RNA sequence: GCUGGAAUGGCUCAGGUGGUAGAGCGCGUCAUUGGUAGUGACGAGGUCGGCGGUUCGACUCCGCCUUCCAGCA
Repeated sequence: GCUGGAAUGGCUCAGGUGGUAGAGCGCGUCAUUGGUAGUGACGAGGUCGGCGGUUCGACUCCGCCUUCCAGCA
């Protein structure tokens, strides 16, 4: 330099045919216990990497950029 892939709560990852975003772990509160742990219930936490384009509507489709990973040279 070329090609491909990834970027979504604190972490690990899902996400449909384009129609107001989820799980597990973690965190907080409550219950349970003599007290922890465990378990159960409830809750908080996300401008979906950035900028544009298409569309009535974009996390999703298209282009460019950034970072990371892999392959080729």
Molecule: transfer RNA
Organism: Lachnospiraceae bacterium KH1T2